This is a predicted structure of a 132-nucleotide RNA (Guanidine-I riboswitch aptamer) from Rhodovibrio sodomensis. The source organism's lineage runs through Bacteria, Pseudomonadati, Pseudomonadota, Rhodovibrionaceae and Rhodovibrio. Its Rfam family is "Guanidine-I riboswitch aptamer". Rfam describes the family as follows. This family represents a conserved RNA structure found upstream of the ykkC and yxkD genes in Bacillus subtilis and related genes in other bacteria. Model confidence (mean pLDDT): 77 of 100.
Formats: sequence, C1' cells, structure tokens
RNA sequence: GUGCAGCGCAUCUAGGGUUCCGGCUGUUGCAGUGCGGCAGCGGCGACUGGUCCGAGAGAUGCAACCCGGACGCCGGCGGUGCGCCGCCCUCAUAGCCGUCCGGGGACACGGCGGGACAAAAGCCCGGGAGGA
Repeated sequence: GUGCAGCGCAUCUAGGGUUCCGGCUGUUGCAGUGCGGCAGCGGCGACUGGUCCGAGAGAUGCAACCCGGACGCCGGCGGUGCGCCGCCCUCAUAGCCGUCCGGGGACACGGCGGGACAAAAGCCCGGGAGGA
C1' cells in the first nucleotide's frame, strides 16, 4: 500500500412523532336548563401524558469469539458373583471434542440528503460520504 472476513440479542433511557387512547377545541343532534353530560363528524403534538418508534459511537444484562485452568475421553470380543476379569488392538507430553471455573469481550470525530411505518427521530441508508 492492497484485498478478504467479523462487529449480535434483550431490557431500558436520551430522543421522536401523532395510528389508537386520553386531553383541549369547533360544529350537529339528544337530554338538561345554574354549572355541567352523552353521541356523530372535524381541528390541534410550541397538548404534560398512556399505546407506539427508539441509539455503532448511551446504560445494564447476556451472546459469538479469545485467553488460562480443571475434569472426561482408545476400541473390539468373551466371561461374570455386575464389584470386575481375561484376550486382542492402539500408544497419545494425548490432539480434536465435550463440560465446568475464572478472566477478556476493545476503540470510535462524523454531515448534507434520502427511506419506512400513521408520522417523526440519535431508527435504516451508516463504524457510510468526509475528516483526523
């Protein structure tokens, strides 16, 4: 200098909008007649909220994976009082593998613009473009 591979999940939060709920409000109707109530159709998210979306560079808990350690593990045949025994094969400081224990599981400046869901966003494009 070049190329390839990997960077996951859950819960929550920052944040986000407005499909639904609630709230406020207009109008129509019903009832009521002091205030207030119910239903239909609209509007409002510079309506605190519930539902909902939600971080690579936020939190927590797991996971892939990595390091160290411990333990287990050769196969076949026959016998058996089921505790084992004999013979053959194999030769490994046991490796792979499996289980468990402990540790690690890092670092990270970042647009414009576009996209989805009802809509928006720190979501996705994106550990991108770009920069150092």
It was read from a public genome assembly, where an Rfam model found it.